């Protein structure tokens, strides 16, 4: 440098008037109470009724998740921080993409924190289980090649050429 392996493997896109979000937010009408509501700030709305309750009618969406199909792959990818471009914004600030640095082998599960409508999911921290790989030790075997058990490490790894 090339090609591969791990498996409930990773990521992206797509489809279904699907599920949940939700009879929620919101709108209209009637009625009761009566001055605040929103925002980090600035500001905006408001007695021509803010806001809250009750009744009636109407009534969403976003992000996210699961499934289908396809594609790209095995630091796949994820998270955190720095920097840069573009975009949103009145400021604060935020979002997308990319670079650099750091951490994490994969999956799963428990506790906790954050996000969220949500123990659906994601991420961080601390544990458990399991699995692949390499190293060491022991046992078995005729054994440098097989198998089993234990301990430990990390993907900048491992295997083959």
């Nucleotide at each position: 440098g090339u090609a591969g392996a791990g498996g409930u493997g990773c990521u992206g896109a797509u489809a279904a008037u699907a599920a949940a979000g939700a009879g929620u937010a919101u709108u209209u009408g009637u009625u009761c109470a009566u001055a605040g509501c929103u925002g980090g700030c600035a500001g905006g709305c408001c007695a021509u009724g803010a806001u809250g309750g009750a009744c009636a009618a109407a009534g969403a969406a976003a992000g996210g998740g699961a499934u289908u199909u396809c594609a790209g792959c095995c630091g796949a990818a994820g998270c955190a921080a720095u920097c840069a471009u573009u975009c949103c914004g009145g400021c604060g600030g935020g979002a997308c993409u990319g670079u650099u640095u750091g951490c994490u082998g994969g999956c799963u599960u428990u506790u906790u924190a954050u996000a969220u409508a949500a123990c659906a999911u994601a991420u961080g921290a601390a544990g458990g289980g399991u699995u692949g790989u390499c190293a060491c030790u022991u046992c078995u075997g005729a054994a440098u090649u097989g198998g089993a058990a234990g301990u430990g490490g990390a993907g900048a790894g491992c295997u083959a050429c």

Overview: A computed fold for a 161-nucleotide RNA from a soil metagenome, annotated as Lysine riboswitch aptamer.